[in-house]
């Protein structure tokens, strides 16, 4: 210098003017602070949170994951290793358990597709034909065939994605793990490693084709719905109607809750006040005490036994709820507000441990909150980039990728103009 | 925002357990008719939405992506 591999960052900057959403201050005018992303996306996985029925054990159905070890709240994610494959290399890719549990499939071609098969070929026997030859002249020997038949064989040819171990040698009528050497394979053994797995020497003549992103087997994991969840206030309507399922029990106890008094951090409750129709929000005089225990009050709540019913497939056990509970359909009304809501398994820097993913510590800094939904527009100067003119300096024109929060996190995947940095590999040249 | 479904010829749809993609309508040509329609005969036409993987082989199995369609509010 050229080509390549991996990891990361950035993805316009500054100023002026006019706006938009939210917090705080203010009676108000207004002031001040904050205001999109690496993917906010796809909704493909995993959670937090809320509701549905509270937990344990088991079973069934359905779904998922799949080499080993580790990380994590969890994961199908990440890190490290093993094995296989690709590349000269840096490095990259792999749904990578089980095919000697069973079932199924392997089209076409081919002889044969799973305990298979003989089309051609090779070899042997018998026959037949032809030739040569011997003599005992109608028999034998040898050689050969576009030949018949009975066997042997699976090495060669050929088919296919795949043909029942491969290469070489010996042996054989021809062949064949028939025998031998090496390689492959197999189940044990020994050594190393937490393990996947690796290495070794002997043994077995090979018995075991492929497909599980076909059914299946094995191991492990998983209840369902989703912030349009859920709770509350206000307003309005016909506080409506129909159908279905299952129920309304009996007898006790004084242990427990409750209330009063005693009783330690953090926490919890909370008067008056402001604001709002209200829920709520701001603020906080003041008060309380989780767990365990003691004393008293009282029979309200509760609780026990038997029987019945209810709920997220079933069963068992414990618990919960019950005087009503649940389901389906038709019709009617509203389109307002508050909470959930954004400070959290959070992010960055520094230090410590670890190969790493990651974990821990301390201090500092950072962090949108709308609700049909803000985060924008114009101008000026500059920075990349593209085009044109020019010898050059420079000038002119153009112009900024993908995209845009919606309950919140951890991942994956996909989209992305251009620019920058670091480490490593190969080749060439120079010193 | 959340959840579910579909994509195969010009249109509407089949394609079961992977093995050369079919049907109806439409279209072309011929016959029939004075001519048209109907009818009969015959023929053409497919990136199976796109990309990748598993397999000898994918419309079918798996992953990813694109497009389209549908459902979900509260009160009594």
């Nucleotide at each position: 210098g050229c080509g390549g591999a991996u990891g990361g960052c950035u993805g316009g900057a500054u100023g002026a003017c006019c706006g938009c959403g939210g917090g705080c201050g203010g009676c108000a005018a207004c002031g001040u602070c904050c205001g999109a992303g690496g993917a906010a996306a796809g909704u493909c996985c995993g959670g937090a949170c809320u509701c549905c029925a509270u937990g344990a054990a088991g079973u069934a159905a359905g779904g998922g994951u799949g080499c080993c070890g580790g990380g994590u709240a969890a994961c199908g994610c990440c890190c490290g290793g093993c094995g296989g494959g690709g590349g000269c290399a840096a490095c990259c890719c792999c749904a990578g358990g089980g095919a000697a549990a069973g079932c199924g499939c392997c089209a076409c071609a081919g002889a044969g597709a799973a305990g298979a098969g003989u089309c051609u070929g090779c070899c042997c026997g018998c026959g037949u034909c032809a030739g040569u030859u011997g003599c005992u002249u109608g028999c034998g020997a040898c050689u050969g065939g576009u030949u018949g038949u009975g066997g042997g064989u699976c090495a060669g040819g050929g088919u296919g994605a795949a043909a029942c171990g491969g290469u070489g040698g010996g042996g054989u009528a021809a062949g064949g793990g028939c025998c031998c050497a090496c390689c492959g394979c197999g189940g044990a053994c020994c050594g190393g490693g937490c393990a996947a797995c690796c290495g070794g020497g002997a043994c077995g003549g090979c018995a075991c084709g492929g497909c599980a992103a076909g059914c299946c087997c094995c191991a492990c994991c998983c209840g369902g719905a989703g912030c349009a969840a859920u709770g509350c206030c206000g307003a309005a309507u016909a506080g409506g109607g129909g159908c279905c399922u299952u129920g309304c029990g009996u007898g006790g106890a004084a242990a427990g809750g409750u209330c009063u008094g005693c009783g330690a951090c953090u926490g919890c409750c909370a008067a008056g006040g402001g604001u709002g129709c209200a829920a709520g929000c701001c603020g906080g005089c003041g008060g309380c005490g989780a767990c365990a225990g003691c004393a008293g009050a009282g029979a309200c709540c509760u609780u026990c036994a038997c029987a019945g019913g209810g709920a997220c497939a079933c069963u068992u056990c414990a618990g919960c709820c019950c005087a009503a509970a649940g389901g389906c359909c038709c019709g009617g009304g509203u389109u307002g507000g508050c909470a959930g809501c954004u400070u959290g398994a959070c992010c960055g820097c520094u230090c410590u441990g670890g190969c790493a993913a990651c974990a821990g510590a301390u201090g500092c800094g950072g962090c949108a909150g709308a609700g049909g939904a803000a985060u924008g527009g114009u101008c000026a100067u500059c920075c990349a980039g593209a085009g044109g003119c020019g010898a050059a300096a420079g000038c002119c024109u153009u112009g900024g990728a993908c995209a845009g929060a919606a309950u919140c996190c951890g991942g994956c995947u996909u989209a992305c103009a251009g620019g920058c940095c670091a480490u490593c590999c190969g080749c060439g040249c120079g010193c | 925002g959340c959840c579910g479904g579909u994509g195969u010829a010009g249109c509407u749809c089949a394609g079961c357990u992977g093995g050369u993609a079919g049907a109806g309508c439409a279209c072309g040509u011929c016959a029939u008719u004075c001519g048209u329609a109907a009818u009969g005969a015959u023929g053409g036409g497919g990136u199976c939405g796109g990309g990748g993987g598993u397999u000898c082989g994918a419309g079918u199995c798996c992953c990813u992506u694109c497009a389209c369609c549908g459902g979900c509010a509260c009160c009594a």

Predicted 3D model of RNase P RNA and transfer RNA as a complex of 507 nucleotides. The coordinates come from a structure-prediction model, not an experiment, and the mean pLDDT is 76. It holds a member of the Rfam family "Bacterial RNase P class A". By type it is a ribozyme.